[in-house]
RNA sequence: GAUAUUUGACAACUAAAAACUCAUAUAAUGUCGAUAAUAGGGUUCGACAGUUUCUACAGAAUGGCCGUAAAUCAUUCUACUAUGAGUGAAAGUGUACCUAGG
Numbered sequence: 001g002a003u004a005u006u007u008g009a010c011a012a013c014u015a016a017a018a019a020c021u022c023a024u025a026u027a028a029u030g031u032c033g034a035u036a037a038u039a040g041g042g043u044u045c046g047a048c049a050g051u052u053u054c055u056a057c058a059g060a061a062u063g064g065c066c067g068u069a070a071a072u073c074a075u076u077c078u079a080c081u082a083u084g085a086g087u088g089a090a091a092g093u094g095u096a097c098c099u100a101g102g
Base pairs, nucleotide, nucleotide: 019087020086021085022084023083024082025081026056029049030048031047032046033045034044041066042065050057058078059077060076061075062074063073064072097102098101
C1' cells in the first nucleotide's frame, strides 16, 4: 500500500410510540321522571335520545326572569374521547458513544 473479515459511532431512509396542529362526530346538547331552594334562591339524583362512534355530556362568568310561587331563560369562555390527516427549519448549548472528526 492492497484485499478480506470483524467491531463501533454518526448520518439518511422506513416503521412505531409520544407531543403538537387540524378535520369529522356533538350542539360538552335535548327530552322525561324524582328531588331541593326561593330575589343573599334558582339545587341534586336517575333514565332515555343524540354520533356510520367507544367514552363524555361537565366547570366558571355575565345578564335576564320569577314579588315568595313553581318554574327557570339567554349569552360567553374552557375539555375529554373515537376515527382520519398533517407537522418536526437553521444556528447554538449540554450529555452519551466511537474516537480526533464523526
Predicted 3D model of a 102-nucleotide RNA (Purine riboswitch aptamer) from Anaerovirgula multivorans. The RNAcentral record of the sequence draws on Rfam. NCBI's taxonomy places the organism under Bacteria, Bacillati, Bacillota, Clostridia, Anaerovirgula. It matches the Rfam family "Purine riboswitch aptamer". From the family's description: Riboswitches are metabolite binding domains within certain messenger RNAs that serve as precision sensors for their corresponding targets. Allosteric rearrangement of mRNA structure is mediated by ligand binding, and this results in modulation of gene expression. A class of riboswitches that selectively recognises guanine and becomes saturated at concentrations as low as 5 nM. In Bacillus subtilis, this mRNA motif is located on at least five separate transcriptional units that together encode 17 genes that are mostly involved in purine transport and purine nucleotide biosynthesis. It has also been shown that some members of this family are specific for adenine instead.